[in-house]
Predicted 3D model of a 122-nucleotide RNA (c-di-AMP riboswitch aptamer (ydaO/yuaA leader)) from a soil metagenome. The coordinates come from a structure-prediction model, not an experiment, and the mean pLDDT is 78. The sequence is in RNAcentral, with records from MGnify. Its Rfam family is "c-di-AMP riboswitch aptamer (ydaO/yuaA leader)". Rfam links the family to the GO terms regulation of gene expression and cyclic-di-AMP binding.

RNA sequence: GGCCGAGUCUGCCCUUUGGGUAGAGCGGGGGAAUAAGGAUUUUGGGGUGAGUCGGACCUUGUCCGUAGGGCUAUUACACCUUUAGCCCGAACCCGGCAACUAACCUCGUAGGCUUAUGAAAG
Numbered sequence: 001g002g003c004c005g006a007g008u009c010u011g012c013c014c015u016u017u018g019g020g021u022a023g024a025g026c027g028g029g030g031g032a033a034u035a036a037g038g039a040u041u042u043u044g045g046g047g048u049g050a051g052u053c054g055g056a057c058c059u060u061g062u063c064c065g066u067a068g069g070g071c072u073a074u075u076a077c078a079c080c081u082u083u084a085g086c087c088c089g090a091a092c093c094c095g096g097c098a099a100c101u102a103a104c105c106u107c108g109u110a111g112g113c114u115u116a117u118g119a120a121a122g
Base pairs, nucleotide, nucleotide: 001114002113003112004111008024009023010022011021012020013019014018025109026108027107028106029105030104044097045094046093047092048091053065054064055063056062057061068088069087070086071085072084073083
């Protein structure tokens, strides 16, 4: 300096590689009525997220695809689109319970990578 992601900014304080606190910004959850519709109630149900679904096999794992998502280049280009190339297509949570939803209530503000330069160690 750049990328995924909501996950950034500012003020004050502190025991100052950082932490605490208060705001702003961004993101999520719960939550009426009317209306229309939709769904569920052991075939449990639901939430964040792009991360769903299908097939095969040496079967609980591996592989091949896939809805969907991202990056780079191209095109004057912020967005969109075309083309080419490279990737992802996970994981976790609630705990019998929640559709939507104004007022209102409440939570998060992480983590993981990469380029160049410099220094140190092996």